Background
Model confidence (mean pLDDT): 83 of 100. Transfer RNA from Phalansterium sp. PJK-2012, 71 nucleotides, folded computationally. The sequence is in RNAcentral, with records from ENA. Its Rfam family is "tRNA". Rfam's curators write: Transfer RNA (tRNA) molecules are approximately 80 nucleotides in length. Rfam classes the family as a transfer RNA.

RNA sequence: GAACUUGUAACUCAAUGGUAGAGUGUUCGUCUGAUAAGCGAAAAAUGGUGGUUCGAUUCCAUCCAAGUUCA
Repeated sequence: GAACUUGUAACUCAAUGGUAGAGUGUUCGUCUGAUAAGCGAAAAAUGGUGGUUCGAUUCCAUCCAAGUUCA
């Protein structure tokens, strides 16, 4: 320098162009003599910028970050 892959919640992962979910974790409540477990509830995310579309996590371009291969 070139090609390709990946980027979603604190972590691990889903989501056929049509309301962004789950598990673990965190916080609060309940339960207990107390802790843990159990039960109930809450907060929390689409890497950035544009484009296509009635509608984009999804399709396209570009940039950023990580990785693989080639030179």